[in-house]
RNA sequence: GGAGUUGGCCAGGCAAUCGCGCCGGACUAGUUGUGCCUUAGGGCUUCGGCUUGUCCGGGGAGGAAAGUCCGGGCUCCGCAGGACAGAGUGCCAGGUAACACCUGGGGGGCGUGAGCCUACGGAAAGUGCCGCAGAAAAUAUACCGCCAGUGCUCAGGUGCUGGUAAGGGUGAAAUGGUGCGGUAAGAGCGCACCGCGUAACUGGUAACAGUUGCGGCAGGGUAAACCCCACUCGGAGCAAGACCAAAUAGGGGAACAUAAUGCGUGGUCCGCGCUGUUCCCGGGUAGGUUGCUUGAGGUGCAUGGUGACAUGUAACCCAGAUGAAUGAUUGCCCACGACAGAACCCGGCUUAUCGGCUGACUCCCUCU
RNA sequence: GCGGGCGUAGUUCAGCGGCAGAACAUCAGCUUCCCAAGCUGAGAACGCGGGUUCGAUUCCCGUCGCCCGCUCCA
Numbered sequence: 001g002g003a004g005u006u007g008g009c010c011a012g013g014c015a016a017u018c019g020c021g022c023c024g025g026a027c028u029a030g031u032u033g034u035g036c037c038u039u040a041g042g043g044c045u046u047c048g049g050c051u052u053g054u055c056c057g058g059g060g061a062g063g064a065a066a067g068u069c070c071g072g073g074c075u076c077c078g079c080a081g082g083a084c085a086g087a088g089u090g091c092c093a094g095g096u097a098a099c100a101c102c103u104g105g106g107g108g109g110c111g112u113g114a115g116c117c118u119a120c121g122g123a124a125a126g127u128g129c130c131g132c133a134g135a136a137a138a139u140a141u142a143c144c145g146c147c148a149g150u151g152c153u154c155a156g157g158u159g160c161u162g163g164u165a166a167g168g169g170u171g172a173a174a175u176g177g178u179g180c181g182g183u184a185a186g187a188g189c190g191c192a193c194c195g196c197g198u199a200a201c202u203g204g205u206a207a208c209a210g211u212u213g214c215g216g217c218a219g220g221g222u223a224a225a226c227c228c229c230a231c232u233c234g235g236a237g238c239a240a241g242a243c244c245a246a247a248u249a250g251g252g253g254a255a256c257a258u259a260a261u262g263c264g265u266g267g268u269c270c271g272c273g274c275u276g277u278u279c280c281c282g283g284g285u286a287g288g289u290u291g292c293u294u295g296a297g298g299u300g301c302a303u304g305g306u307g308a309c310a311u312g313u314a315a316c317c318c319a320g321a322u323g324a325a326u327g328a329u330u331g332c333c334c335a336c337g338a339c340a341g342a343a344c345c346c347g348g349c350u351u352a353u354c355g356g357c358u359g360a361c362u363c364c365c366u367c368u
Numbered sequence: 369g370c371g372g373g374c375g376u377a378g379u380u381c382a383g384c385g386g387c388a389g390a391a392c393a394u395c396a397g398c399u400u401c402c403c404a405a406g407c408u409g410a411g412a413a414c415g416c417g418g419g420u421u422c423g424a425u426u427c428c429c430g431u432c433g434c435c436c437g438c439u440c441c442a
Stems, first nucleotide, its partner, number of pairs: 001364010012333007020060001022058006029051005035044003062339001066350002069348005074237004081270004086233005091105005106120001107118004121228002126226002128222003143168002145164008176194006195217001196215008241290004251281006262274003283441002297316001299314006334337001369438007378392004386422001394410005415431005
């Protein structure tokens, strides 16, 4: 200098003016409660609530607010109970409120490397499937070929019987692989190495790895097919739920049940509780408060840990709308600005994304 | 906002591991004096991207699009 790998951060900036919704304070006006005075009509107003208006101050979208794919908090379903069914997860250890997430490690694959990817339990528990081709797709078997015996023969061959699975051929996949020996030809038939299985020992918490011995191989693939094993899971969701106010005809019809059914939020049965339930037509109100943002919260420092993370401590408060705010105009600057907008709240994952800054590392080339 | 379902010819639906089908529609031919009907034939599709498998419309994951339901009195 070039090419890459990986972690973190930012998401146009500054100023002026106007505007939007939230919170706090001050003032003004109205209303109301309370208090005081009263000639009992009312008046005044310390204090408080609500509303209108003005002014001041504070703060006002994201790294994904998205998809709603996982996990939890919270709320209701009387309890969250049992069995089956169902769903999910799937190497090991740790982290966490929990997870399918994260961290560290093991096995496998890719890359020269930094590094990246990995649904990675079980196929001798059982069942199913493996189209076409092929002799044969797991029961077993032989199309071409090779070899032996034997018959015929024009000596090129050919028929029959038997032995083979080395070679050819089919297929995605063919009954361990390579080599030597052996044999009529062959074959784990024998041997060496590799692979596989198994036992012991060693290291490691474990997954697993290594060494030695034994076994001639012990029967293909598929479990993102049923299934088996281990573990986890009750259901619904802030339109959950609670409260206030207003209004009306708690009306009519159908179906299913009528003491067992039905309902109590998802499938069946049991248990527990309640006594009709569901649908259609019709009627009314479609307003407000709460849940609502202080939380597994972020930041700095210290300590422990390889790390995810945990503990301690200091100071901090950082959107809360409900037709739904977070914007517009002007000026200047630059690298000319992407994806995109909270709706109960968190932890993740996935997807979209113009660019910029920065830490660590790898490979190649050149110079000293 | 929350929950559920579905994407296959132009349209409505089948098929759910092994060559993707039907009906209507479209086009062409036959028939008719012409049209309709009828008969014969043809074209035309698995939303998209990955993975599992020998093989995916089907199984799994992601993504895109569409549809449906959910207020109170009660």